[in-house]
RNA sequence: AUGUGAGGCCGAGGGGUCGCUGGAAAUCCGGGGACACAUUACUUAAUUCUCUGGAAUUAAGUAAUGUGUCCCCGGAUUUCGGGAGGAAAGUCCGGGCUCCGCAGGACACCGUGGUGGGUAACGCCCACCUCCCGCACUUUCGAAAGAAAAUGCGGGAAGGACUAGUGCUACGUCUCUGCCUUUUGGCGGAGCGGGUAAACUCCACGGGGAGCAAGGCCAAGUAAAUCCCCCCUGCCGGUCCGGCAAUAUGGGGAUGGGUAGGCCGCUAGAACCUUGCGGCAACGCAAGGUCCAGAGAAAUGGCCCUUUCAAAACAGAACCCGGCUUACGAGCCUCACAUUUUC
Numbered sequence: 001a002u003g004u005g006a007g008g009c010c011g012a013g014g015g016g017u018c019g020c021u022g023g024a025a026a027u028c029c030g031g032g033g034a035c036a037c038a039u040u041a042c043u044u045a046a047u048u049c050u051c052u053g054g055a056a057u058u059a060a061g062u063a064a065u066g067u068g069u070c071c072c073c074g075g076a077u078u079u080c081g082g083g084a085g086g087a088a089a090g091u092c093c094g095g096g097c098u099c100c101g102c103a104g105g106a107c108a109c110c111g112u113g114g115u116g117g118g119u120a121a122c123g124c125c126c127a128c129c130u131c132c133c134g135c136a137c138u139u140u141c142g143a144a145a146g147a148a149a150a151u152g153c154g155g156g157a158a159g160g161a162c163u164a165g166u167g168c169u170a171c172g173u174c175u176c177u178g179c180c181u182u183u184u185g186g187c188g189g190a191g192c193g194g195g196u197a198a199a200c201u202c203c204a205c206g207g208g209g210a211g212c213a214a215g216g217c218c219a220a221g222u223a224a225a226u227c228c229c230c231c232c233u234g235c236c237g238g239u240c241c242g243g244c245a246a247u248a249u250g251g252g253g254a255u256g257g258g259u260a261g262g263c264c265g266c267u268a269g270a271a272c273c274u275u276g277c278g279g280c281a282a283c284g285c286a287a288g289g290u291c292c293a294g295a296g297a298a299a300u301g302g303c304c305c306u307u308u309c310a311a312a313a314c315a316g317a318a319c320c321c322g323g324c325u326u327a328c329g330a331g332c333c334u335c336a337c338a339u340u341u342u343c
Stems, first nucleotide, its partner, number of pairs: 001339009010329001012307007020083002023080027085314001089325002092323005097211004109207005114128005129159001130157007138149004160202002165200002167196003171193002174191007215264004225255006233245004271290008
């Protein structure tokens, strides 16, 4: 230097400009509410005047209009800062959260399976043991081809149990037996032995269901429901009051449930970064610092310049985490091995 294997990092940086989305602040506009003040009108009460009809003043209340302050809602403008991923994917495994269900035991069904540790938990991760594979090297056997063992490095394992039973079996110097054959041979069948559980099975351990369209709060209009009042109808001999009955239709009011719609859940978290300490490691602890999309079928983009050989790959959050698996680009770094070249 090249190649192979294993592991890790990254998923463009800077500037300009035009947009999109949600947030904060300021200003302006529109609507609504509360309070204060002013004016006008009306009502009531008191006092005064009076030509006895009323008038004036003060106070209180109601209504309308206007002004000011504060709050809420909507809109516009400006400013500030935020805006997809390493897999956001598959929805495979494990949890958080929410609602529903649940005496206890057994069976069924499903899952897991060396040992120890990590973790909120796991089928994930780490370490070790055992077994298997590859490479290197050594030793032994051998005439050689080759075989076996030890050591080192790397990789892999769904790794409880086949002296409980059943099945399968291309294995066997084993036993019995059928056929062919001149034969010590060949082709079968049964048994026994061996192997096999990502074969049934046995053992041990574990497992409730549904999912943010979870679920909670507020709540229009319309229709229906329940209750109250009025009108209407009948009776109490006629009328009025009152009472009783009937409540069909009509009018008004109230109630709770639910729909549209709005709000919460919703993103500050088993979070991220740096340093130190403990541990072989996975990981844990402590200190300091940071805030990093949270919306509605749903924004996160386009263009230009520049760095660069080049900016092209897989791919788009939808309640949130931890894993696994799968897809993918241009490179960089570390380790191991092999080959070649140079010193």
Predicted 3D model of a 343-nucleotide RNA (Bacterial RNase P class A) from a Deltaproteobacteria bacterium. Its mean pLDDT, the model's own confidence on a scale to 100, is 76. The source organism's lineage runs through Bacteria, Pseudomonadati, Myxococcota and Myxococcia. Of the family's consensus pairs, 93% are formed in the model.